[in-house]
RNA sequence: GAUGAACGCUAGCGACAGGCUUAACACAUGCAAGUCGAGGGGCAGCGAGAGGUGGCAACACCGAGACGGCGACCGGCGCACGGGUGAGUAACGCGUAUGCAACUUGCCCAUCAGAGCGGGAUAGCCCAUCGAAAGAUGGAUUAAUACCGCAUAAAACAGGGCCCCGCAUGGGGAUAUUUGUUAAAGGAGGGAUCCGCUGAUGGAUAGGCAUGCGUUCCAUUAGGCAGUUGGCGGGGUAACGGCCCACCAAACCGACGAUGGAUAGGGGUUCUGAGAGGAAGGCCCCCCACAUUGGUACUGAGACACGGACCAAACUCCUACGGGAGGCAGCAGUGAGGAAUAUUGGUCAAUGGCCGAGAGGCUGAACCAGCCAAGUCGCGUGAAGGAAGAAGGAUCUAUGGUUUGUAAACUUCUUUUGUACGGGGGUAAAGGACGGGACGCGUCCCGCGUUGCAAGUACCGUACGAAUAAGCAUCGGCUAACUCCGUGCCAGCAGCCGCGGUAAUACGGAGGAUGCGAGCGUUAUCCGGAUUUAUUGGGUUUAAAGGGUGCGUAGGUGGCUGUUUAAGUCAGCGGUGAAAGAUUGUCGCUCAACGAUAAGGUUGCCGUUGAAACUGGGCGGCUUGAGUGUGAAUGAGGUAGGCGGAAUGCGUGGUGUAGCGGUGAAAUGCAUAGAUAUCACGCAGAACUCCGAUAGCGAAGGCAGCUUACCAAGCCACAACUGACACUGAAGCACGAAAGCGUGGGUAUCAAACAGGAUUAGAUACCCUGGUAGUCCACGCAGUAAACGAUGAUUACUAGGAGUUUGCGAUAGACAGUAAGCUCCCGAGCGAAAGCGUUAAGUAAUCCACCUGGGGAGUACGCCGGCAACGGUGAAACUCAAAGGAAUUGACGGGGGCCCGCACAAGCGGAGGAACAUGUGGUUUAAUUCGAUGAUACGCGAGGAACCUUACCCGGGUUUGAACGUGUCGGGACGUACGGCGAAAGCCGUAUUCCAGCAAUGGUCCGACACGAGGUGCUGCAUGGUUGUCGUCAGCUCGUGCCGUGAGGUGUCGGCUUAAGUGCCAUAACGAGCGCAACCCCUGCCGUUAGUUACUAACAGGAGAGCUGAGGACUCUAGCGGGACUGCCAGCGCAAGCUGCGAGGAAGGCGGGGAUGACGUCAAAUCAGCACGGCCCUUACAUCCGGGGCGACACACGUGUUACAAUGGCGUGGACAGAGAGCAGCGACCGUGCGAGCGGGAGCGAAUCUUAGAAACCACGUCUCAGUUCGGAUCGGAGUCUGCAACCCGACUCCGUGAAGCUGGAUUCGCUAGUAAUCGCGCAUCAGCCAUGGCGCGGUGAAUACGUUCCCGGGCCUUGUACACACCGCCCGUCAAGCCAUGGGAGCCGGGGGUACCUGAAGUCCGUAACCGAGAGGGGCGGCCUAGGGUAAAACUGGUGACUGGGGC
Repeated sequence: GAUGAACGCUAGCGACAGGCUUAACACAUGCAAGUCGAGGGGCAGCGAGAGGUGGCAACACCGAGACGGCGACCGGCGCACGGGUGAGUAACGCGUAUGCAACUUGCCCAUCAGAGCGGGAUAGCCCAUCGAAAGAUGGAUUAAUACCGCAUAAAACAGGGCCCCGCAUGGGGAUAUUUGUUAAAGGAGGGAUCCGCUGAUGGAUAGGCAUGCGUUCCAUUAGGCAGUUGGCGGGGUAACGGCCCACCAAACCGACGAUGGAUAGGGGUUCUGAGAGGAAGGCCCCCCACAUUGGUACUGAGACACGGACCAAACUCCUACGGGAGGCAGCAGUGAGGAAUAUUGGUCAAUGGCCGAGAGGCUGAACCAGCCAAGUCGCGUGAAGGAAGAAGGAUCUAUGGUUUGUAAACUUCUUUUGUACGGGGGUAAAGGACGGGACGCGUCCCGCGUUGCAAGUACCGUACGAAUAAGCAUCGGCUAACUCCGUGCCAGCAGCCGCGGUAAUACGGAGGAUGCGAGCGUUAUCCGGAUUUAUUGGGUUUAAAGGGUGCGUAGGUGGCUGUUUAAGUCAGCGGUGAAAGAUUGUCGCUCAACGAUAAGGUUGCCGUUGAAACUGGGCGGCUUGAGUGUGAAUGAGGUAGGCGGAAUGCGUGGUGUAGCGGUGAAAUGCAUAGAUAUCACGCAGAACUCCGAUAGCGAAGGCAGCUUACCAAGCCACAACUGACACUGAAGCACGAAAGCGUGGGUAUCAAACAGGAUUAGAUACCCUGGUAGUCCACGCAGUAAACGAUGAUUACUAGGAGUUUGCGAUAGACAGUAAGCUCCCGAGCGAAAGCGUUAAGUAAUCCACCUGGGGAGUACGCCGGCAACGGUGAAACUCAAAGGAAUUGACGGGGGCCCGCACAAGCGGAGGAACAUGUGGUUUAAUUCGAUGAUACGCGAGGAACCUUACCCGGGUUUGAACGUGUCGGGACGUACGGCGAAAGCCGUAUUCCAGCAAUGGUCCGACACGAGGUGCUGCAUGGUUGUCGUCAGCUCGUGCCGUGAGGUGUCGGCUUAAGUGCCAUAACGAGCGCAACCCCUGCCGUUAGUUACUAACAGGAGAGCUGAGGACUCUAGCGGGACUGCCAGCGCAAGCUGCGAGGAAGGCGGGGAUGACGUCAAAUCAGCACGGCCCUUACAUCCGGGGCGACACACGUGUUACAAUGGCGUGGACAGAGAGCAGCGACCGUGCGAGCGGGAGCGAAUCUUAGAAACCACGUCUCAGUUCGGAUCGGAGUCUGCAACCCGACUCCGUGAAGCUGGAUUCGCUAGUAAUCGCGCAUCAGCCAUGGCGCGGUGAAUACGUUCCCGGGCCUUGUACACACCGCCCGUCAAGCCAUGGGAGCCGGGGGUACCUGAAGUCCGUAACCGAGAGGGGCGGCCUAGGGUAAAACUGGUGACUGGGGC
């Protein structure tokens, strides 16, 4: 885009066209084919009726087939048309083009000729009989345009003679004649005349037959066929013909697809498409076939006959049970089936058909109307103005805006449509009858009255009044159109991709928008897009796809040249290609759809006349393709035979002794009966070291010691011979690794199966020891491989370079040619890329083979082959939305290379065992608030949980609330004190009480009201900010350029170097940014400036003390500078740089430490620090208070402290820091207490005073290896301090008690120098403190690093990848559960077709004595054939089937 459509929602009108696609299922009822009295006998019914009877009359009755007419009957014509359907049919059925010298044709036209004389019947009517009916029978009588005989015979037909012609059978003609056969009907009219009748010829129309070409799928249908193929002779037919029959021959069809099966009416045309094509065949037209199913003939011009006949069958109906009737696939209509398809309408007015002389009759053909949005076309549902941009709705960035929207309201206008009335009385109408006229006597003209279903319709006019008329689908992308709410992987959507798990433009609703519009969507089907079956117009190295290889049949294709032909080809002309349709022009319905008319076209087929280039055919020539010949070389080419040495195993003998063998390590195994080893000799079988090579040969498979024989091949040179002999190759034939099979040999090695030993969780494996088939030979089968260059064969053409083999050629210390091979690199070109690239995957040509998404599946079934194994051929159902190729970036690897890090190693000290502290899990609980969970949670948030904190629990209160702001009103200052209740919060009561201003009033406070609250409630997966980690690892990127179709690459790679992407060199890259480094701070040295509270060398004072004067030197303090840069030297190196117990220097190669954390990763952590979107609560999830809990305790883990002791404990004495802190503070000093402390209390807001005794250390003494003079948990008692308060639940002191623990399993942590270890001191938080934690400070002060194999982490390069939420990835198979389709299957049930036999209706034909008939003939009987029925055995095909096999989800 389309449709004979259906379904959903909706619906105003008209015109034109359409309407059972399913059950060729069954049908009630009515109608659909009759007509002619001018063919006939007649006359039932109807009308009219001379005449008669009755009656006053009206009128009634009777009433002559004499009349109009006419049921039934005889006869003629029609019924073979028109109408329906598509079952069958793969066919000369249809289409197209021819042919009939092999044919027919009623009615119609033209022409010629004719119609004489007779005859006998029969239906009807009448009478009678049988039957329920349908119907039948008998008798009598009768007519014809019914039937029959005789005559005539131009003519026709048949035979004979003559002439002519053609295309084989054959055709035509003539004349006089010769022979034979065959005709007829009358009717109407007063008449003229008309209508008929017979024979013949011609025409027209309609048919029949034959032929070429075209006409679906399956080869898993490959052979079919007996009247089959042909002939001769008959029969039959309108006619040819095996159409039928007898005989004879054995043919005929088929890979160019016979036969069989499946499906199907064919065409004009229709839809789609640029076309070529693909799909379809409804309506209309042509042809065919059919009429319940099957068969048969009759009549006839025509039928084997839809509304005729006979028979058989099924079904339905009637019946008196004896017997009968029927055929809607005609029009309506009914049932059924179905998603689905209409009225039991009107009329013969028109068009047409049949009959008739005509009038006319009949006509469900036809024309009209009805129903149905089922299609196409047209019209309408109003138009113009109208901004306060109304209200309402929706929404947002929300005091306001945006949108609905000029939309509405409102004003003006119009009237198609609608309703009502009217007009037109229009048009379609022509004709025929009758009358008249003209003439050529059957045509024209005139007149007259008459003929309309549709329909009072179309159309026109008037009146009224916006009045009567809008929906459907969609809005994530494709694809035009966006927001809000609801929902929360639910409900749902979905054509594909995919949406939905709390902010959904995708679900549902709303507002808005978009598209189309009396329709709009959905479903179904077809074409397109799809160059996705490729003729136009595809491919096959790796995506699906080259046969394993050769030979070769058919077929396809084919070198140069001459001549001829004209099949292909091309051109002109002729015929045909129906109409309708389609295209274009014009015209008619108001327009359009629709219709009319004209033109072109209809790409085809046939005929004819030409042309001769190309292809083909015939004839001839040529040599370059191909082949032959001669010569010379080459090679693991093949087959058969012979020979050889080494190795291996075995045998015999010798030597010799305890092991051998084997492995990662072992064991099984062998060995004292002497192995292994070694020597000698012998035997056996198999394979051929070195040479040996991207070397050679072969068609492929494949081929390797040497040698002999035979066979074959390609190549080179020569140019003698043949003269296109060629290429390819479906079938076919042959060859064809390994394994395998059969028979017979052989068997040394090796070695499936098997056995044992190991390994392992297991180990039906890898490893080891053995070991049988096999491996070898001969013959035969098998016929497959990643049979690979994953690349079919042949021919030609198209840049180069290098190596190599074998010839030829040219030569001479050296190769530059040529031919045929083998191999590598690269260009153009090709290719998706990788890559190929004269050995093409380039450019062309010919032929063959093969492919068409993945799985199912190379499976099933069938067939063929095979001894088997198995091979060849080779589907479908079902299922998925992918499967796949090449390349890219990452990530990963029990891949590779380089490198780094307390990563390992080397060391030191710990943890893991004990007790306690602390955190966590778990458990418990009213609550044990919450968060953090591998590394990167667990002395973490918390740098201070008794109350508070506090978020949790219990209980008691409050509700604009605990705080704050604004406004209004009221009150009083606020407040304080006292009393009562209460656990407190709080509530109640009493008393007392302001400031500024003259005042109004203001300030402050309380209460009430209003507006703003509050939430540690949820979401860290909506977020900001901050943080951890990889990692202080050296990386991460950009601009421009270049490369690539692109992703992307290059730069950033490579070499060297560095702590470093640090630098140097190189370089299609050149530069740059964030990182590194440096800049900053502390520390180490020096200088300078400045000296108080610091310092004190010199001077003075002083008992002593830098205490004082003084000093500015020193220390120190804190500002500013200097200093270090591989700068110098040596070696190495291109350089960068590295090395050196180098020099100098306080410091040397980053001097040490800190701060500083790239792009990013982990949806890492935090909504409970803060902020913040959304959601949720609002007398509670808010808030206040008392108490409790966060401190529980069988247990598990992390981090620590103290120890287990003598490098120690205890006692006494003695020495040396740094960095801090301090006024609700540090607190000297004095007093007091054993002590914690207490009572006084100077000084100090601090380089001044205080904290403040530093400790390890040193000296002396003691303890003597023990659960101790170690260790201090736990418990008892007594206290101190803080605080409202130490019960849950503080710290400290004193006295007493004195647990575990004697150095810690597997495993694991930290640390490379002022580090580890060890020793003490300080600070924050803080009333106090559960601090053994955290953050700082100094004192003492080591050991070790060979090195980078390994573990962990990381960086760079490279490689593989089926991974990309990226190896914690992906993924295979069984099993378990469910569902689905399918193969096999004992069988069971069908279907169509064929064969054989039996039976055999109707009917044609044939035969025939008795019977009938005057005869012709008939009857009867018999025969052939046959529909149908039956029996039998097979084949094919479908359904179903216990069970079973695999497959899919």